[in-house]
Molecule: transfer RNA
Organism: Chelmon rostratus
């Protein structure tokens, strides 16, 4: 320099245009206490623009990361 891929919760991730799970965290119950268990809660779409009633998803530009080639 060229091509391809990826970016979602603190972490690991799912998702066929109408955001889930696990784990971690907080509170309560349980326990003499801790651990474990149960219940509840808080927490998310890399950035800009476009299409759509509605975008994580479709299109486009940029940023970052990874892989391959020279």
């Nucleotide at each position: 320099c060229a091509a391809a891929a990826a970016a979602u919760a603190g972490u690991u991730u799912a998702g066929c245009u109408g955001a889930g799970a696990a784990u971690a965290c907080u509170a309560g119950c349980u326990u003499u206490g801790g651990g474990g268990g149960c219940u509840a809660g808080a927490g998310g779409g890399g950035a800009g623009g476009g299409u759509u009633c509605g975008a994580a998803u479709c299109c486009u530009u940029c940023u970052u990361u990874u892989u391959u080639g020279a």